[in-house]
C1' cells in the first nucleotide's frame, strides 16, 4: 500500500415492527453498572365482529376442504421417476422432483417526483371455521440487509451566498 473478515458508533434500505414509563429477580468493581423475566401506555399494523349490501336459484363434469398475513399471483419449456391411468403400440394425461423462461404485482437510486437502470415476484399461519361491517373485541410491534458521495438525466423544492 492492496485484499478479505470481525466489533462498535453513526447513516441508509425492505418491513406495521417506533417510542414513553415502570416492577421483580440475579451478578458485579455496589452514591452505580449490566443481565433475565414481566407490566402499563402512545403511535403504527393485522384478525374477529351488525343493520344495509353481497352471497344464497337450477343442471352437469372433475377435484376434494376453506380462510388469513404478504408485492409474492398466473402461464409455459426441458429433464428425471422401482410413480398412476389409458393404449396392441407409438404415445397421451396426471402426480412428484430438478432446472429454466416469462407474468399480475412490488422495491431501490441518500431532498421529492419522473425517466433510464438494477432487483424481488418468497415464506408462513389458522385448523373444518370466518364476505363487507359501526359499536365492541383479540393480537403484533419481528427479522433481514447495505454504506461515505453511495449512478446518471429532467423538473421542482429547500438551504446557502
Nucleotide at each position: 500500500c492492496g485484499c478479505c473478515g470481525g466489533g462498535c458508533g453513526c447513516c441508509g434500505c425492505c418491513g406495521a415492527g417506533u417510542u414513553g414509563c415502570u416492577g421483580u429477580c440475579c451478578u458485579c468493581c455496589u452514591c452505580g453498572a449490566g443481565g433475565a423475566c414481566g407490566g402499563c401506555g402512545a403511535g403504527c399494523c393485522g384478525g374477529g365482529g351488525a343493520c344495509c349490501c353481497a352471497c344464497c336459484g337450477c343442471a352437469g363434469u372433475a377435484c376434494u376442504g376453506g380462510g388469513g398475513u404478504g408485492a409474492a399471483u398466473c402461464c409455459g419449456g426441458c429433464c428425471c421417476g422401482u410413480g398412476a391411468g389409458c393404449a396392441a403400440g407409438a404415445g397421451c394425461u396426471c402426480c412428484g422432483g430438478g432446472c429454466u423462461g416469462g407474468u399480475a404485482g412490488g422495491g431501490c437510486u441518500a431532498c421529492u417526483u419522473c425517466c433510464c437502470g438494477c432487483c424481488c415476484g418468497a415464506a408462513u399461519c389458522c385448523g373444518u371455521c370466518a364476505g363487507c361491517u359501526a359499536a365492541c373485541u383479540c393480537g403484533g410491534u419481528a427479522g433481514g440487509c447495505g454504506g461515505c458521495u453511495a449512478c446518471g438525466g429532467a423538473a421542482g423544492a429547500a438551504a446557502c451566498g